[in-house]
Molecule: c-di-GMP-I-GGC riboswitch aptamer
Organism: Syntrophomonadaceae bacterium
Formats: sequence, structure tokens, C1' cells
RNA sequence: ACCGACAAAGGCAAACCUAAUGAAAGUUAGGGACGCAAAACUACAGGGCCUUUUUAGCUAAUGUUUUUACAUUAAUUAGAUGGUAGCCAGUUGCCGAAA
Repeated sequence: ACCGACAAAGGCAAACCUAAUGAAAGUUAGGGACGCAAAACUACAGGGCCUUUUUAGCUAAUGUUUUUACAUUAAUUAGAUGGUAGCCAGUUGCCGAAA
């Protein structure tokens, strides 16, 4: 340097519940442990995923209109925004059996 014990000393805490916050995803605090050797830190300028308050496109329904068209609602696609580091990633780092 790599690697990771049925090692030592410690650490973190999924789901779920309660409270707060947010449009939502989610986040924070307490309880709680599924797991974790980086489950520590980093979220415009790596990728992925989630959200749909908001923007645009498209489709459908309804309403108005002579028509073009416009409006509303719903679905969907893309963007923006926000989030996720316990998806991968980047940075730093405790311990030391075996190989």
C1' cells in the first nucleotide's frame, strides 16, 4: 500500500412509532435496531434515483367560441427547483489477525 477476524476499544442506526417542518420527495429531534469498516464528510459545474409547488410540450375529457383558438381538470414527457452520501462516486480517517 492493499486487505478485513466469531479480535480489542469505541462509533453509526434501516424499517416502524411519536413530535416538528415541507406542496412533495424528504429533513430534524426522541424512541427503536435492519444492517454498516467509512452507514464519517462532500449534492450547480460526475452518473443514477426520488419530488412535481412551478415552466414547456403532447394526449384525453369538459366548458366557452362561427372557426382558429382559449380556459380548466387528468394522464404523460422534458426542464427547472428541491432532495437522496444507507445507490455508485470523490475526499479524509480508527484498529491490525490471516493472506